Large-subunit ribosomal RNA, domain I from Arsenophonus sp., 510 nucleotides, folded computationally. Its mean pLDDT, the model's own confidence on a scale to 100, is 86. Taxonomically the source falls in Arsenophonus (Bacteria, Pseudomonadati, Gammaproteobacteria, Morganellaceae). Rfam family: Bacterial large subunit ribosomal RNA. Gene Ontology terms of the family: structural constituent of ribosome and ribosome.

Context: one part of a larger RNA
RNA sequence: CGUAUACGGUGAAUGCCUAGGCAAUCAGAGGCGAUGAAGGACGUGCUAAUCUGCGAAAAGCAUCGGUAAGCUGAUAUGAAGCGUAAUAACCGAUGAUUUCCGAAUGGGGAAACCCAGUGUAUUCAUACACUAUCGUUUUAUAAAUUCAUAGUUUAACGAGGCAAACCAGGGGAAUUGAAACAUCUUAGUACCCUGAGGAAAAGAAAUCAAAAUGAGAUUCCCUUAGUAGUGGCGAGCGAACGGGGAAAAGCCAAAAGUUAAAAUCAAUAUUAAUUUCAAGAGAAUGAUUUGGAAAAAUCAGCAAUAAAGGGUGAUAGCCCCGUAUCUAAAGUCUUUAUUAUUGUGAACUUUAAUAAGUAGGGCGGGACACGUGUUAUCCUGUCUGAAGAUGGGGGGACCAUCCUCCAAGGCUAAAUACUCCUGAUUGACCGAUAGUGAACUAGUACCGUGAGGGAAAGGUGAAAAGAACCCCGGUGAGGGGAGUGAAAUAGAACCUGAAACCGUAUACGU
Numbered sequence: 001c002g003u004a005u006a007c008g009g010u011g012a013a014u015g016c017c018u019a020g021g022c023a024a025u026c027a028g029a030g031g032c033g034a035u036g037a038a039g040g041a042c043g044u045g046c047u048a049a050u051c052u053g054c055g056a057a058a059a060g061c062a063u064c065g066g067u068a069a070g071c072u073g074a075u076a077u078g079a080a081g082c083g084u085a086a087u088a089a090c091c092g093a094u095g096a097u098u099u100c101c102g103a104a105u106g107g108g109g110a111a112a113c114c115c116a117g118u119g120u121a122u123u124c125a126u127a128c129a130c131u132a133u134c135g136u137u138u139u140a141u142a143a144a145u146u147c148a149u150a151g152u153u154u155a156a157c158g159a160g161g162c163a164a165a166c167c168a169g170g171g172g173a174a175u176u177g178a179a180a181c182a183u184c185u186u187a188g189u190a191c192c193c194u195g196a197g198g199a200a201a202a203g204a205a206a207u208c209a210a211a212a213u214g215a216g217a218u219u220c221c222c223u224u225a226g227u228a229g230u231g232g233c234g235a236g237c238g239a240a241c242g243g244g245g246a247a248a249a250g251c252c253a254a255a256a257g258u259u260a261a262a263a264u265c266a267a268u269a270u271u272a273a274u275u276u277c278a279a280g281a282g283a284a285u286g287a288u289u290u291g292g293a294a295a296a297a298u299c300a301g302c303a304a305u306a307a308a309g310g311g312u313g314a315u316a317g318c319c320c321c322g323u324a325u326c327u328a329a330a331g332u333c334u335u336u337a338u339u340a341u342u343g344u345g346a347a348c349u350u351u352a353a354u355a356a357g358u359a360g361g362g363c364g365g366g367a368c369a370c371g372u373g374u375u376a377u378c379c380u381g382u383c384u385g386a387a388g389a390u391g392g393g394g395g396g397a398c399c400a401u402c403c404u405c406c407a408a409g410g411c412u413a414a415a416u417a418c419u420c421c422u423g424a425u426u427g428a429c430c431g432a433u434a435g436u437g438a439a440c441u442a443g444u445a446c447c448g449u450g451a452g453g454g455a456a457a458g459g460u461g462a463a464a465a466g467a468a469c470c471c472c473g474g475u476g477a478g479g480g481g482a483g484u485g486a487a488a489u490a491g492a493a494c495c496u497g498a499a500a501c502c503g504u505a506u507a508c509g510u
Stems, first nucleotide, its partner, number of pairs: 001509009015495001016459002020430002022427007029419002031162002039101003042055003046078001049075003061095006070082003106115003116131007133159005140152002166197001167195005177184001181232001207215002219246005229237002250411003254351006265343005271337003277331001279327003285300005301318002309321003360384008370396001391406005446453002466494001469481004
């Protein structure tokens, strides 16, 4: 030095576990904000730090309920206290307080800072309040310029900002595909802007049909159908009628008269029911054996509208928390109904009216599955421009006949879309290189001028019983005894502890 065996070191795989995730289902909620939000800064404890809570009334204050023998949030002991039968603590509801920044709004500003003005009060130096802009309404005043108007100004009300997706509108790419590329496609997608709601949008036929005793608002799903079409007839794009379902709801607007104070809708209040936000009651098991420990095994019982689940020193219906089931509220919220008030205005008859720079047309674009095509229909930048129900639009060039509807005003629930968020439940979902980037002080540490990028890191034990005391050592590190424990090769660098890699011992070889 090699090989083999044994025993170790290092190392962290693997196994087991789950405190965290992921995906759904059913409900709820669908907003917060000048009564100052979202998000922060700084404070706040017997406290040096971080997290959590809170705000100079600062891990909290008051009231009303519930519950209660323990409590003063976590790392995290200790100290000093509070409380034990209802003024401890805890849970819920309603209030109070709520520094500074932030739409930030008195002015400024390099966010969490600086500097004011006016009024009121008084103890005379403080306290409190107000002072942004825009819009609507309003008050007073008032130029060039006589009246006026502009302007200035008073007051009231509203707005502003944030937030995950869903929705409507206004703008609107390119990579890509066409095996190149220009029409085309990607796509009205991504992205930007505006606005709204819990949904939004659409919506009661100038709609469809097809020769019929037609249908009868909108929306969504299945189908019709990859059909008819469209298309450098390339790549591709791609309906509708009809049929079957979900859900269904229809209405308003002029004048006069009659009946009559009545339908409906909105707001507020009352009453009743219902729901949300703490909770309460809640069945039934013992022994023996093994073991560190019984929930295991054995024997003998019990309960079940409760064998969902979790915990307990191994696997528990009957030990604990719960579960089935039943019950409950001072206050608060949701929904529904009754009644009342205020506002709105109902029914019938008659008469009248029935939407003009509109429909349509020319030119240019856009939307329709439809790329201008034989291209109807819809929208309109521009130029034009009717009729008046004896009228007008449509039925895919156009004309006639026939059929059908009545544009140029408005409202409308449900079926549909989504999930930042709350509760319950589920998983042939993950199990620490997985699952969220994040199971841990995680959008942290760290990197970057910045926009931005962005980790690693879980497990002693049933219980700290976390090793008193002794010894070696630098009053070390580390170790050896002793002790705890079922176990310490479970000793905090702590479950299991593979391999690479490094040793020790023995045997053999050289």